A computed fold for a 73-nucleotide RNA from a Candidatus Peregrinibacteria bacterium, annotated as transfer RNA. Its Rfam family is "tRNA". By type it is a transfer RNA. From the family's description: Transfer RNA (tRNA) molecules are approximately 80 nucleotides in length. Its mean pLDDT, the model's own confidence on a scale to 100, is 83. Lineage of the source: Bacteria > Bacteria candidate phyla > Candidatus Peregrinibacteriota.
[in-house]
RNA sequence: GCCGACAUAGCUCAGCCGGUAGAGCAGCACUUUCGUAAAGUGAAGGUCCCCGGUUCAAUUCCGGGUGUCGGCU
Numbered sequence: 001g002c003c004g005a006c007a008u009a010g011c012u013c014a015g016c017c018g019g020u021a022g023a024g025c026a027g028c029a030c031u032u033u034c035g036u037a038a039a040g041u042g043a044a045g046g047u048c049c050c051c052g053g054u055u056c057a058a059u060u061c062c063g064g065g066u067g068u069c070g071g072c073u
Base pairs, nucleotide, nucleotide: 001072002071003070004069005068006067007066010025011024012023013022019056028042029041030040031039049065050064051063052062053061
């Protein structure tokens, strides 16, 4: 230098062909216990990497960036 994959909650990841984004773990509150752990219940937590385009509507489609990983030279 060229090619490809990926970027979504604090972490690990879903999200089927566009229609207001979810799970597990962690953290918080409560129940249980003499107390802790474990277990159970509940609530909370998001500029869907950035900028533009298409569309009534974009995490999703298109273009350009940035970053990470892999391959080729």